[in-house]
RNA sequence: CGCGCUACCUCGGGGUGCCGAGGGGGCCCGCCCCCCGGCUGAGAUGCGCAAGCAAACCCGUUGAACCUGACCCGGUUAGAACCGGCGGAGGGAAGGUAUCCGGGCGCACU
Numbered sequence: 001c002g003c004g005c006u007a008c009c010u011c012g013g014g015g016u017g018c019c020g021a022g023g024g025g026g027c028c029c030g031c032c033c034c035c036c037g038g039c040u041g042a043g044a045u046g047c048g049c050a051a052g053c054a055a056a057c058c059c060g061u062u063g064a065a066c067c068u069g070a071c072c073c074g075g076u077u078a079g080a081a082c083c084g085g086c087g088g089a090g091g092g093a094a095g096g097u098a099u100c101c102g103g104g105c106g107c108a109c110u
Base pairs, nucleotide, nucleotide: 001102002101004100006098007097008096009095010094011060012059013058014057017039018038019037020036022035023034024033025032026031045054046053047052066091067090068089072085073084074083075082
């Protein structure tokens, strides 16, 4: 010296859904609410009338954490927002410390 590996500290960003072949209730008979159960995940939790707040988890430019596109397209399934495409698309939140690793320069010795 390095967008180096890893860890830590502080700060910041983010999402918190979906289904029911089950039971109960409401009703404008279209649906909605609660319970119970289930699905995928790192994460679907608690409090609050609500807006939100908190915890855990993940992510912070080496950026698929997450958002838009999207009530998108194809597939799977009891069902699905699950899987894939889209995506060499567009957005998207940072600094420090330490060990190690790699490279360069200088000095000394041979």
Annotation
Model confidence (mean pLDDT): 75 of 100. TPP riboswitch aptamer (THI element) from Rhodobacter sp., 110 nucleotides, folded computationally.